[in-house]
Context: one part of a larger RNA
Molecule: large-subunit ribosomal RNA, domain IV
Organism: activated sludge metagenome
RNA sequence: CUCCUGUUAAGGAACUAGGCAAAUUAGCCCCGUAACUUAGGGAGAAGGGGUACUCUGGUUGGUUAAUAGCUGACUGGAGUCGCAGUGACAAGGCAGCGGCGACUGUUUACCAAAAACACAGGGCUCUGCGAAUUCGAUAAGAAGACGUAUAGGGUCUGACGCCUGCCCAGUGCUGGAAGGUUAAGGGGAAAGGUUAGCGCGAGCGAAGCUUUGAACCGAAGCCCCAGUAAACGGCGGCCGUAACUAUAACGGUCCUAAGGUAGCGAAAUUCCUUGUCGGGUAAGUUCCGACCUGCACGAAUGGCGUAACGAUCGCUGCACUGUCUCAACAGGAGACCCG
Numbered sequence: 001c002u003c004c005u006g007u008u009a010a011g012g013a014a015c016u017a018g019g020c021a022a023a024u025u026a027g028c029c030c031c032g033u034a035a036c037u038u039a040g041g042g043a044g045a046a047g048g049g050g051u052a053c054u055c056u057g058g059u060u061g062g063u064u065a066a067u068a069g070c071u072g073a074c075u076g077g078a079g080u081c082g083c084a085g086u087g088a089c090a091a092g093g094c095a096g097c098g099g100c101g102a103c104u105g106u107u108u109a110c111c112a113a114a115a116a117c118a119c120a121g122g123g124c125u126c127u128g129c130g131a132a133u134u135c136g137a138u139a140a141g142a143a144g145a146c147g148u149a150u151a152g153g154g155u156c157u158g159a160c161g162c163c164u165g166c167c168c169a170g171u172g173c174u175g176g177a178a179g180g181u182u183a184a185g186g187g188g189a190a191a192g193g194u195u196a197g198c199g200c201g202a203g204c205g206a207a208g209c210u211u212u213g214a215a216c217c218g219a220a221g222c223c224c225c226a227g228u229a230a231a232c233g234g235c236g237g238c239c240g241u242a243a244c245u246a247u248a249a250c251g252g253u254c255c256u257a258a259g260g261u262a263g264c265g266a267a268a269u270u271c272c273u274u275g276u277c278g279g280g281u282a283a284g285u286u287c288c289g290a291c292c293u294g295c296a297c298g299a300a301u302g303g304c305g306u307a308a309c310g311a312u313c314g315c316u317g318c319a320c321u322g323u324c325u326c327a328a329c330a331g332g333a334g335a336c337c338c339g
Stems, first nucleotide, its partner, number of pairs: 001334008010325002014323001019320001027051005036041001038159001052080012081085001093318007100310002105117002121157007133143003160305004165235003170232002172228005179223003185217002190212005197204002236254005263297001264294001275291005
């Protein structure tokens, strides 16, 4: 000097990104216990008091023949010792405000345990049974299920409470079938090659064989017509206007499929921004309550609340402390020296 451990005057978070670490608290009995609440909780809330040993009395059990004894439970009185009686060990620190997620659970085996996943509950959709769906190059076969729509599959949301607005123009899905388009296939007009024959020749050219092949008839799909958003998704701009000013309930105009409703809002979302006001502090880029100018919230990619819960995240207070002012001492293990 390093590590582990113990103690510490005065102060008590001044440390630090942050009370990280440490300290405090602690068992059992009694008293007592707030907001809020889904009336269960919150709650061991918080906050107090008691606790050892000796002698002695009462009440009431078990055993027993017994009001002997022995052994429990409850409840009084008197006394003894110490600084201290759960005397060591073991053994919750507490409270207030807010974000997120309802909760118990699950997860990145070996840097992330969370606000992520799951969840009960809610919705949409497919599936009538040789079900849909899935595995199986194809099938047989199998899972689904020895189940049968109160069942099974897919997908989204995520307890509970109050709710879930407008848009079907685009994309998707479902339904429709009049018309347009349309494959294989059917069809076979027509044309070419070949040559019996004809022709003096140029050439013409039946049948057959062969090559090409028009019209016309051909489904689904697409175009088309509807429906559908807890399907994918989307949810405006400019100008003017009230008897101070400011603002605009009101009016005009352009565009759109429709122009964001309720609720919330500088937010896990706010760039400008440490917005402005209020609270807390001596002093607060964080925090809490408001405002609304929402760069760029918003309703099952759910919106807003919410008791309980959380090794969750942010802020604050009490208690407590070597975290710190500021370091000191002690014990142990190393380092170092000798061997």